RNA sequence: GCGGGCGUAGCUCAAUGGUAGAGCGUCUGGCUGUGGCCCAGAAGGCUGCGGGUUCGAUCCCCGUCGCUCGCC
Numbered sequence: 001g002c003g004g005g006c007g008u009a010g011c012u013c014a015a016u017g018g019u020a021g022a023g024c025g026u027c028u029g030g031c032u033g034u035g036g037c038c039c040a041g042a043a044g045g046c047u048g049c050g051g052g053u054u055c056g057a058u059c060c061c062c063g064u065c066g067c068u069c070g071c072c
Base pairs, nucleotide, nucleotide: 001071002070003069004068005067006066007065010024011023012022013021018055026042027041028040029039030038048064049063050062051061052060
């Protein structure tokens, strides 16, 4: 330099065009002599960034950044 994959909540990952969810973690309450387990609830992401297509984009297209794999 060329090509592929990945980028979504604090972490690990879902969501194949219709207002983004789960597990773990965190916080509050219940339970307990205290803690843990368990139960109930809550907070937390406009999806790496910028554009385009579309009535509507995490999803399709273009550019760009980062990580990663391969080729030269």